[in-house]
RNA sequence: AGAGUUUGAUCCUGGCUCAGGAUGAACGCUGGCGGCGUGCCUAAUACAUGCAAGUCGAACGGAAAAUAUAGCAAUAUGUUUUUAGUGGCGAACGGGUGAGUAACGCGUUGAUGACCUGCCCCGAAGAGUGGGAUAACAGCUCGAAAGAGCUGCUAAUACCGCAUGUGGUCGUGAGGAUUAGAGGCUUUACGAUUAAAGGAGAAAUUCACUUCGGGAGGGAUCUGCGUCCCAUCAGCUAGUUGGUGAGGUAACGGCUCACCAAGGCUAUGACGGGUAGGGGACCUGAGAGGGUGGCCCCCCACAAUGGUACUGAAACACGGACCAUACACCUACGGGUGGCAGCAGUAAGGAAUAUUGGUUAAUGUGCGAAAGCGCGAACCAGCAACGCCGCGUGCACGAUGAAGGCCUUCGGGUCGUAAAGUGCUUUUUGAAGGGAUGAGGAAGGACAGUACCUUCAGAAUAAGUCUCGGCUAACUACGUGCCAGCAGCCGCGGUAAAACGUAGGAGACGAGUGUUAUUCGGAUUUACUGGGCGUAAAGCGCGUGCAGGCGGUCUGGUAAGUUGGAUGUGAAAGCUCCUGGCUUAACUGGGAGAGGUCGUUCAAUACUGCCGGACUAGAGGAUAUGAGAGGGAGGUGGAAUUCCGAGUGUAGUGGUGGAAUGCGUAGAUAUUCGGAGGAACACCAGUGGCGAAAGCGGCCUCCUGGCAUAUUUCUGACGCUCAGACGCGAAAGCUAGGGUAGCAAACGGGAUUAGAGACCCCGGUAGUCCUAGCUGUAAACGAUGUAGACUUGGUGUCGGUGGGGUAAGAUCCAUCGGUACCGCAGCAAACGCGAUAAGUCUACCGCCUGGGGACUACGGCCGCAAGGUUAAAACUCAAAGGAAUUGACGGGGGCCCGCACAAGCAGCGGAGCGUGUGGUUUAAUUCGAUUUACACGAAGAACCUUACCAGGGUUUGACAUAAUGGUGGUAGGAAACCGAAAGGCGACCGACCCUUCGGGGAGCCAUUACAGGUGCUGCAUGGCUGUCGUCAGCUCGUGUCGUGAGAUGUUUGAUUAAGUUCGCUAACGAGCGCAACCCUCGUCGUGUGUUACAUGUGUCACGCGAGACCGCCGGUCUUAAGCCGGAGGAAGGUGGGGAUGACGUCAAGUCAGCAUGGCCUUUAUAUCCUGGGCUACACACACGCUACAAUGGUCGGUACAACAGGUUGCGAAGCCGCGAGGCGGAGCCAAUCCUCAAAGCCGGCCUCAGUUCAGAUCGCAGGCUGCAACUCGCCUGCGUGAAGCCGGAGUUGCUAGUAAACGCAGGUCAGCUAUACUGCGUUGAAUACGUUCCCGGGCCUUGUACACACCGCCCGUCACGUCAUGGGAGCUAACAACACCUGAAGCCGGUAUCCUAACCCGCAAGGGAGGGAGCCGUCGAGGGUGGGGUUGGUGACUGGGACGAAGUCGUAACAAGGUA
Repeated sequence: AGAGUUUGAUCCUGGCUCAGGAUGAACGCUGGCGGCGUGCCUAAUACAUGCAAGUCGAACGGAAAAUAUAGCAAUAUGUUUUUAGUGGCGAACGGGUGAGUAACGCGUUGAUGACCUGCCCCGAAGAGUGGGAUAACAGCUCGAAAGAGCUGCUAAUACCGCAUGUGGUCGUGAGGAUUAGAGGCUUUACGAUUAAAGGAGAAAUUCACUUCGGGAGGGAUCUGCGUCCCAUCAGCUAGUUGGUGAGGUAACGGCUCACCAAGGCUAUGACGGGUAGGGGACCUGAGAGGGUGGCCCCCCACAAUGGUACUGAAACACGGACCAUACACCUACGGGUGGCAGCAGUAAGGAAUAUUGGUUAAUGUGCGAAAGCGCGAACCAGCAACGCCGCGUGCACGAUGAAGGCCUUCGGGUCGUAAAGUGCUUUUUGAAGGGAUGAGGAAGGACAGUACCUUCAGAAUAAGUCUCGGCUAACUACGUGCCAGCAGCCGCGGUAAAACGUAGGAGACGAGUGUUAUUCGGAUUUACUGGGCGUAAAGCGCGUGCAGGCGGUCUGGUAAGUUGGAUGUGAAAGCUCCUGGCUUAACUGGGAGAGGUCGUUCAAUACUGCCGGACUAGAGGAUAUGAGAGGGAGGUGGAAUUCCGAGUGUAGUGGUGGAAUGCGUAGAUAUUCGGAGGAACACCAGUGGCGAAAGCGGCCUCCUGGCAUAUUUCUGACGCUCAGACGCGAAAGCUAGGGUAGCAAACGGGAUUAGAGACCCCGGUAGUCCUAGCUGUAAACGAUGUAGACUUGGUGUCGGUGGGGUAAGAUCCAUCGGUACCGCAGCAAACGCGAUAAGUCUACCGCCUGGGGACUACGGCCGCAAGGUUAAAACUCAAAGGAAUUGACGGGGGCCCGCACAAGCAGCGGAGCGUGUGGUUUAAUUCGAUUUACACGAAGAACCUUACCAGGGUUUGACAUAAUGGUGGUAGGAAACCGAAAGGCGACCGACCCUUCGGGGAGCCAUUACAGGUGCUGCAUGGCUGUCGUCAGCUCGUGUCGUGAGAUGUUUGAUUAAGUUCGCUAACGAGCGCAACCCUCGUCGUGUGUUACAUGUGUCACGCGAGACCGCCGGUCUUAAGCCGGAGGAAGGUGGGGAUGACGUCAAGUCAGCAUGGCCUUUAUAUCCUGGGCUACACACACGCUACAAUGGUCGGUACAACAGGUUGCGAAGCCGCGAGGCGGAGCCAAUCCUCAAAGCCGGCCUCAGUUCAGAUCGCAGGCUGCAACUCGCCUGCGUGAAGCCGGAGUUGCUAGUAAACGCAGGUCAGCUAUACUGCGUUGAAUACGUUCCCGGGCCUUGUACACACCGCCCGUCACGUCAUGGGAGCUAACAACACCUGAAGCCGGUAUCCUAACCCGCAAGGGAGGGAGCCGUCGAGGGUGGGGUUGGUGACUGGGACGAAGUCGUAACAAGGUA
């Protein structure tokens, strides 16, 4: 520091994801040791048990025990110990938790002149004299208990009176200093009032006590600033804001009360809602920031929930009290008890968090004079890899590179010096011995027989986890087969998976490792540092304008901002640096530094602010002139449509792609005249004008806003922008009332169509128009906020001014203002913008932050409604998007070509037959091929072929190789018998090669490896082939342009059959294609010549060569390429034909021609045989043949080819047969023989008919091939004589020796279903105006949401499933308030009832003062009732939404998407 992911590729925008760090973590697998830390994040849920706050006998009276003395004893007097109670101090600290709290709670800075302070320290003064009670205790009573009551006794450092008064406080006076100010401080006079306690000790003395002053530390209160989210919370507030007085408090204060006034807070966010303890700090980050607040420290709050006070220096009190509530426990049912958010521990919850441990040794704390006692604070130990840090699991040598595993191209490679083996060491481990520091002066150590040290033993006790497609380091095999599974993102898996699982190997980290969760980073993806808004998300539709923000030139002052210095503070810990201690590190000690928007003070004055003075360049006014569809009102004009009246006139008119509906003989349309009414204003008219925008268009008048120019002049910053606010705001729509010619939603009809709820046509109502009001939105767009400044130019146009020019003009120059186009720099992702900026800057406002959900829901506001405005979330996707590129495509455009159309000729489609295919059938009708299959593979299925079916056999096999063993009458042949055959059995016959003579080879038999497969996959492949297409294209190097994909070249102007060639040209060249080279035909020359023939020629054959090149002439063109015409020539512009098929496309075809990976099969999917099938037959299609006849048929005669083939062959003459054919065998290994063309020509008959056409079908009789013609061959003769009289829609071939017609030959082959195919010759036409249209193709261009590329993409309803969500009659829960009722404890107030030791009066009785109880009252937690509010849950039904390999209906969008 970046990377992956949108595309065919590119650049950009933009989200998602990853690599890093961290954690109080959890989970999976694994686990040796030690040190230091950390450990209920959830239920502030409930808690069994134990412990966590006591201490003092030197405050007091008792009691008990022990003991001493005296005594017979009871007992008395002592001493010691213990301690229930009274009393004192402590219990307000320490420890826990984070529920509440958005607050002066916390942090920081100040203030208290408005305060308090036990214990401690310092100072001053003092402690005199009296009194009455009470607990314990004893007795009695009640109670289950907890506990309580009554009577009686008693002490004090408990309580009370009086005295004293240094001092304090208060009152009345009088001064002083300070201060912003005085209730503070200080001096003083008089008066009032106000204290005390003793204990120990032999004593000295000491510890306590009282009052006051001071200190230290602690606390309380106030204050500036800082301190989360929501504006879909915008208004809140009656003790509220202030005053006066009183009360209350330690103290100020509406803190409380009475009265008076009506204030106070708020867009700088009040009020309300949600969430949350705050800070030091911690994590991350370059920083700014973002996130967090566990451990440690500071502060706050809380102690089951709520309330209340008491005591006290301090509490409204965690281990105190009272009350209420909930819960739990005990109970004798009457009543009681309790509060772990102390330490352990239990239950529950949860993904999850430890021992009911030891010690007061240290530190610290309470009490005590002290010894000491107490302390779950604390220190230790235990559990947990929870974290950080350190150490180890050995080191060296060791190649036959062992065995084994895995892979393999079978050679080998790898695990791998790894192991084994040899030597060494002992951290660690085990055993034994010694053994601390932690304690300041003796003893006393929980930890702990621990750390540590020494000795011994022995490599011994110790390695895993995750990953290996890219990001991201690390690859192979097998298994699996869109299954199982993986996955952070992209994505893997459908039979060759480096992505799943396993194994081997490798990589990373290592006592850990991986996953999950959270958080920062990367993310400049909220942008202060540090982003944007024409088209990607984003400029409010436009203006006016308050608050706010910002503000021209000169100058004086001030010093708020700003800058600098000094100073205070910013606790400790933490962080950084330096330096010490544990063997090191983590950890820890010491020192320094950093850290604030803070306070005080001194100084500076550039800039900003504030106060004052001046200026004119901004802004505004005056004067003059000018242009204009600027706005409002009133009037007025003509053209046109429609309607009405009248005339002429007659059958149609209208409308469309074509029609129909409609109108019309009741007279339309057309035409003429007259009239009515409404709406809109042709030409002028223009990237012309005006307006803020919306918008504004005949003409005239009135009213009225703004703008420009010119010259001076006036004011003197008066300005710019603008949240909220206010106004204007197209069309449609709404309300009321008018109006209505034309047009025209809805609606009706006619068409179109599969349908047509549309497009087209005929009608037609709202509406469109006017008046008054509402609505407030538009692609309200320049998709570009307003204002200002600056920055090369050119060209037009509108308005003005000045100058030149003219008779007037036109026109030219300069300048100001508007409006357009092109362009420099610059900007921009590109497109583009470019003085009218999207350039360079300034000010202010608005807006954006992935797509969908969603221009939505809910809530608020507005509206009569329609609806508008503001505006989420759940859920879901990994994209959505912008610009440009290359293609492909278009029912886009342009140019061009082709038997593509057209012009012609002959056909096909109808019939019969042949053949192929589909379908059907079948035991099987083997398989493949479906545009580019269909007389195709098949150049020939009776058996064979043959792959199919039925049946019968064989199993190392019908065929190959190898090894081992065997075999000599062996291999091989084979009569007879069985069998359908294969096969079985088998008399008999009977070998070969080499040899060193032993034998070996071959053969055969057996066994093992293996053979075999037309079994599957053409979507694993090679090869070959088809198609676009014999179309003219397809590319490269260098250069140049572009950020890039790419472009250029290859475009363009001509030309060509051609990317053929030429010209131009940021291109210059080149390659594969085109052409040429090759074969063949045509002419000539020449060589040779067997069989040919005319017998010596060159008709013929085979070679070699010549010839044709736009070469010559004319025209035309850029005097280029070329084109047109002509001459010559056998041939003329590639002379005809063939072979030849660029880069590529179609996962095109073929595993059944061959080859081949993988899979499958192995007594069968192999192989052999017999028979059957491939030949089936309602039907459909394709390719053909023969015809339908007279340009013909038939009979007779007669003429002319070429290519080819032939020895298992072609086969002559002659003879036989009507014929097929038979006999025959000449000749021929072929220019020698086989070997004869047919249409044609000549002549006869037929005369338009289902025929003397046509020949299907069938019968009979024959022939040939073959082992065999039944299924299932061909041919011949005789007989039979079907359909068919030229073929619908549609469709094929062909441009010259072509089409058409005619026959001939060949391959395959025993034969042949060949009418097929491949060739050959014979006869031999017609037509092409032309490129509008159909099809295909090429080039350029355009649009695109396509790129699997239009057989593309894609929208909506419906149906099904899942999910989240809105509405919803309601139901329900929680929360915070309000109103009323009730009202505990308690403080306060009152009190006529009751009680009452201390003081007072009184001899006393009694009374008083004071106090208490009870009662009453205010307040008051809680409870109840009620109507509302807010937020959840749930709800029949309902709304849309999202998602879901192959559902339904259509075709809306993307091309002119077929109606832009």
Small-subunit ribosomal RNA from a metagenome, 1460 nucleotides, folded computationally.